A computed fold for a 1518-nucleotide RNA from an uncultured prokaryote, annotated as small-subunit ribosomal RNA. Rfam family: Bacterial small subunit ribosomal RNA. Its mean pLDDT, the model's own confidence on a scale to 100, is 84.
RNA sequence: AGAGUUUGAUCCUGGCUCAGGACGAACGCUGGCGGCGUGCUUAAUACAUGCAAGUCGAACGAGGGCCCGGAGCUUGCUCCGGUGACCCGAGUGGCGGACGGGUGAGUAACACGUGACCAACCUACCUUCGGGAGGGGGACAACCUGGGGAAACCUGGGCUAAUACCGCAUAUCGUCCACGGGCCGCAUGGCCUGUGGAUAAAAGGGAGCCUCUGCUUGCAAGCUCUCACCCGAAGAGGGGGUCGCGGCGUAUCAGUUAGUUGGUGGGGUAACGGCCUACCAAGACAACGACGCGUAGCGGGUUUGAGAGGACGACCAGCUACACUGGGACUGAGACACGGCCCAGACUCCUACGGGAGGCAGCAGUGGGGAAUAUUGCACAAUGGACGAAAGUCUGAUGCAGCAAUGCCGCGUGUGUGAAGAAGGCCUUAGGGUUGUAAAGCACUUUCAGUAGGGAGGAAAAGUAAGUAGUUAAUAACUGCUUACCCUGACGUUACCUACAGAAGAAGCACCGGCUAACUCCGUGCCAGCAGCCGCGGUAAUACGGAGGGUGCAAGCGUUAAUCGGAAUUACUGGGCGUAAAGCGCGCGUAGGCGGCUUUGUAAGUCGGAUGUGAAAGCCCUGGGCUCAACCUGGGAAUUGCAUUCGAUACUGCAGAGCUAGAGUAUGGUAGAGGGAAGUGGAAUUUCCGGUGUAGCGGUGAAAUGCGUAGAUAUCGGAAGGAACACCAGUGGCGAAGGCGACUUCCUGGACCAUUACUGACGCUGAGGCACGAAAGCGUGGGGAGCAAACAGGAUUAGAUACCCUGGUAGUCCACGCCGUAAACUAUGAGAACUAGAUGUUAGGGGACUUGAUCCUCUGGUAUCGAAGCUAACGCGAUAAGUUCUCCGCCUGGGGAGUACGGCCGCAAGGUUAAAACUCAAAGGAAUUGACGGGGGCCCGCACAAGCGGUGGAGCAUGUGGUUUAAUUCGAUGCAACGCGAAGAACCUUACCUGCCUUUGACAUCCUCGGAACCUUCUAGAGAUAGUUGGGUGCCUUCGGGAACCGAGAGACAGGUGCUGCAUGGCUGUCGUCAGCUCGUGUCGUGAGAUGUUGGGUUAAGUCCCGUAACGAGCGCAACCCUUGUCCCUAGUUGCCAGCACUUCGGGUGGGAACUCUAGGGAGACUGCCGGUGAUAAACCGGAGGAAGGUGGGGAUGACGUCAAGUCAUCAUGGCCCUUAUGGGGAGGGCUACACACGUGCUACAAUGGCCGGUACAGAGGGCGGCAAAGCCGCGAGGUGGAGCGAAUCUCAGAAAACCGGUCGUAGUCCGGAUUGGAGUCUGCAACUCGACUCCAUGAAGUCGGAAUCGCUAGUAAUCGCGAAUCAGAAUCUCGCGGUGAAUACGUUCCCGGGCCUUGUACACACCGCCCGUCACACCAUGGGAGUGGAUUGCACCAGAAGUAGGUAGCUUAACCUUCGGGAGAGCGCUUACCACGGUGUGGUUCAUGACUGGGGUGAAGUCGAAACAAGGUAGCC
Repeated sequence: AGAGUUUGAUCCUGGCUCAGGACGAACGCUGGCGGCGUGCUUAAUACAUGCAAGUCGAACGAGGGCCCGGAGCUUGCUCCGGUGACCCGAGUGGCGGACGGGUGAGUAACACGUGACCAACCUACCUUCGGGAGGGGGACAACCUGGGGAAACCUGGGCUAAUACCGCAUAUCGUCCACGGGCCGCAUGGCCUGUGGAUAAAAGGGAGCCUCUGCUUGCAAGCUCUCACCCGAAGAGGGGGUCGCGGCGUAUCAGUUAGUUGGUGGGGUAACGGCCUACCAAGACAACGACGCGUAGCGGGUUUGAGAGGACGACCAGCUACACUGGGACUGAGACACGGCCCAGACUCCUACGGGAGGCAGCAGUGGGGAAUAUUGCACAAUGGACGAAAGUCUGAUGCAGCAAUGCCGCGUGUGUGAAGAAGGCCUUAGGGUUGUAAAGCACUUUCAGUAGGGAGGAAAAGUAAGUAGUUAAUAACUGCUUACCCUGACGUUACCUACAGAAGAAGCACCGGCUAACUCCGUGCCAGCAGCCGCGGUAAUACGGAGGGUGCAAGCGUUAAUCGGAAUUACUGGGCGUAAAGCGCGCGUAGGCGGCUUUGUAAGUCGGAUGUGAAAGCCCUGGGCUCAACCUGGGAAUUGCAUUCGAUACUGCAGAGCUAGAGUAUGGUAGAGGGAAGUGGAAUUUCCGGUGUAGCGGUGAAAUGCGUAGAUAUCGGAAGGAACACCAGUGGCGAAGGCGACUUCCUGGACCAUUACUGACGCUGAGGCACGAAAGCGUGGGGAGCAAACAGGAUUAGAUACCCUGGUAGUCCACGCCGUAAACUAUGAGAACUAGAUGUUAGGGGACUUGAUCCUCUGGUAUCGAAGCUAACGCGAUAAGUUCUCCGCCUGGGGAGUACGGCCGCAAGGUUAAAACUCAAAGGAAUUGACGGGGGCCCGCACAAGCGGUGGAGCAUGUGGUUUAAUUCGAUGCAACGCGAAGAACCUUACCUGCCUUUGACAUCCUCGGAACCUUCUAGAGAUAGUUGGGUGCCUUCGGGAACCGAGAGACAGGUGCUGCAUGGCUGUCGUCAGCUCGUGUCGUGAGAUGUUGGGUUAAGUCCCGUAACGAGCGCAACCCUUGUCCCUAGUUGCCAGCACUUCGGGUGGGAACUCUAGGGAGACUGCCGGUGAUAAACCGGAGGAAGGUGGGGAUGACGUCAAGUCAUCAUGGCCCUUAUGGGGAGGGCUACACACGUGCUACAAUGGCCGGUACAGAGGGCGGCAAAGCCGCGAGGUGGAGCGAAUCUCAGAAAACCGGUCGUAGUCCGGAUUGGAGUCUGCAACUCGACUCCAUGAAGUCGGAAUCGCUAGUAAUCGCGAAUCAGAAUCUCGCGGUGAAUACGUUCCCGGGCCUUGUACACACCGCCCGUCACACCAUGGGAGUGGAUUGCACCAGAAGUAGGUAGCUUAACCUUCGGGAGAGCGCUUACCACGGUGUGGUUCAUGACUGGGGUGAAGUCGAAACAAGGUAGCC
């Protein structure tokens, strides 16, 4: 620091996800040791049991025990007295139970943090200072004795002490009152001080001693010391109160408030204060967010982050609140009190049913809840606390131990050597590789754990003794210091050290497709499963499961939850708004924000210095201590803050004074569909009236509905009425926007230009607010010509609730009032400044001259292009989307949804504000390349058209589908399967079926044994096969043997037309013989890509030329190749025969080499020449010459690629499968079936013909297991025959159509030949299933073929025959060959296919694409809903426990006073006020639930249509 994911690819926007850190965690697997931390996050749920706050006898009484003494005396009991540094439950009294410990429910608050303030306060214990402590009194517990009660406990009477309680005296002084003085401050005021008056205190205990005093022995009332006590002043520490500032979500909470805000009097408090009360006033708070609702203890800090920020608030330390829930006070220095009290409530327990007891959010522990959190441990040894003079007691605070890998840190599980690279595992191309120096083996070590032994520190005090100092009368006591002695450890079997033995006791977890380090095999087969995102899995899965191997961490490793980061994805640092989400429809304007030039002052902001504070801990730096580290500890820095103070004054603010450049006013002009009102006008439509006139009009793609003989349409004249204003008219004008268009008048707003003068910042923006605001719509009343939702009819259509047509109502128009929205768009908020130009146009001004339809220039508007710059790109570009400033509005993934609920507005329709659950990993912008379009342009092709002949109808042949079958083997399936693989199924072929047989095999290699091989007889059998007979003994040799062949045996293996053409090679088809497909370098672009290859011409052609940021090149095109067409040369046999000769008249023979021909070589054609066109090009048109003319005809030749096209059955081949069978052999059958359907053909339907007779002319081929002549036989197929020929010689082989003559005469025929019967021929082992041919007989359909569809542009179509391949035989097929030999092409509108350019796109599996809505089904969340249930809260009222305050005099009453009667005071009771719980009524909010219902989302290949994307077939959208 980034990465993955939208696309075919790209850039951008934008979300989702990942890598990192952290945790009071939990879960899964695993687990050796130690140190240091941490450990109910949930039910502030309920709690059994034990403990957690007591202490003081040196405050007090009583009592008891011990000791001493005495008495009674029944010698072991009772009583009395005394004593002591003895003990003491309970009681009186003092101090402490307000600390320590727990928890976070409540609390949005001065609760917390920070900084100030209290001149408005309190403070026990502690410290310091000053002063004091005199003298009296009366009680009450305990105790004793009655009573009640189950208990808890209550109660009557009696006795008693105090450091308990109460008067009195005293008063340095405190407080209050009155009158003064001084000083000070910050308003009220504060401090010091003088005089007078009033008023308030106290308590003793202990120890020692005899100096003073008293008695005088020794004691205490004396003295000394000490601990307590009282008053006052101060300190320290602690607390209380007030204020500034700070820290949360919601405005779908906008108004809140009556003690409320303030004042006066009074009360209350430690203290200010509506804190409380009476009266008076009517205020107070709030968009800088009051009030409400939700949530929450707060900060130091923790965690993350570069930081700014974000999230959190466990442990530790600070503050706070709470203590079963709610209320209340008492005591006290301090509480409205966790282990105190009272009351109410819920719950639990006891009960004798009357009544009582209780509060673990203390430490342990239990139930429950939960994913989840420990021992009913030890000790006060240390630290700290309470009490005490002290010893000491208490202390679940604390110190320790236990449990838990819960976290952090450290250590170990060995070290070295060791290649035969062992065995085993895994993989393998079978060679090997890997696990792997890993193991074993050898040599060492012993940390930790184990056993044994030793053994620090945490301990210092206190105490006792001695010494010394202070005090004192004192060598006593007490206090301080020093020394000595004694003694105190829970942890603890401590840490640590030593010894012993032995590698001995100690490694797992996750991952291995990309992100992300790490790969193979097997299993599985869209199953099982994985998954953080993208996504894997449908038979070769590095993604599932296992294994081997590897990678990463390591006593842990993974997963999950929540959190920060990455995320600049809320943007202060640090984002945006034309098209991605995002500018309010537009203006006026309030608050607010911002604001021109000069100058003076001030110093609020701002900047600098200083001071105080910012607790400690933590973080950071630097030392130290545990062997290191974690951890602990010393010091420093930091704590970015707040406050005070002293300075600075540029900028901002504030105050003052000025200025004119912003803004405005006045004056003179200008243009204009700017607005409102009234009036006027003509053209046109329609209707009505009248005339003329006759059969149609109208409408459409075509029609029909409709109108018309009752006279329409058309046409002429007249009238009525409403609406809109042609031409002018223009990227022209005006207006804030919406919008505004005939003319005239009136009223009225704004803008611009020019000139001087004036005001003097008066400005800009603008949350709320208020106006305006198209169309449609609504209300009331008019109006209504045309147009026209709804509606009706006619068409179209599968349907057509549409598009088209005929009608037609609201509405459109006017007046008044609503609505308040639009793709209200420049998808671009307003204002200001700055930053190249060019060209139009509009309004006005200035200048120049040659005075014009001129030129130059300034200002305002409106357009087009364009530089810099900006932008993701498109594009914008002085009218910015450039560079800056100010203010407002808005955005934060898609869907759900601009929806629900709530509020506001509206008559309604609806508008505005505006969510969530749930769901997806995208949604989107711009541009690119393709593909596509019922887009466009150009062009081509038998593509259409023009023609000729067919197919589709018939019969037959052949192939296919289907069906059938034991099998009808398999493959090919739009074009591009279907006379295709198959250039030829009777057996064979043959792969299929049936039954029969075989198992190292029919075939290959290796091993062993035997034998030549081979030929042959017979038997059984359907045959394979099984048995049998006879013959035969080979070749080479170094004599060992070897090669080939046959048989037998064992196993390695053979074999498979079994599967996968979607694992493959090769080959092939197709687009398409279409003209295209690319590359290098350069250039352009962020990039995908573009350019080149586009453009203008031209061509069959990306063929060529020109132009050109391209220049070149490659594969294609063309040419080179074959063939054919002309000529020449060479060569003449088997071919030829002009001339010559012979002839049996046949080139037969001699001969010839001329010709044909054969087959070798050459020539020829190149737009070369001429004319025209074209751009002086390429090229095209015409012509000449020529056998041939513009690639002469034909062939071979098939670019990059597409179709997962075809083929595993030609062959090859990976993987899988079979192995006495899915292999092999053999016989028979099948592939030939037959209701049907389709393709391709043949023959026909006839007279351009059939039949009969006669006559003529080819080319190219084949031939030895062959072609076969002549001759003879047969009607014929054929037979016989065998000459000749391995073929320019012989032969197949007599071409046919044509031509000549005859006949038939339009008919199911003298057409047609199917079918069937009979008889034959040939091939072959064999023609039954199932061959071809011949003869005789038979004589079917068919009379030119519906929709539709095919081929062909010249030696072509059509027609005619011939040959060949395959082949024993078997063509209507295929491939070739020649004969005869046409018609037509205007042309490119249309159909099909293709090429190039361009355009649109929501397509990219690419239109056979994408995609929308209803309905049906399943599931999910949610709205409404008669209601129902809970929680909370407002208002009104009832009620009123305990308590406090007030009142009262019913009862009671020790201290003080008293005139002795009583009084003061107090308590109980009663009552008033306040008030918790509770209750009633009525509202609000919220949660849950609810028959039914609404839409939404998601789901497999459902239904109906076809709305959108192309002109999406009616442009789309708002």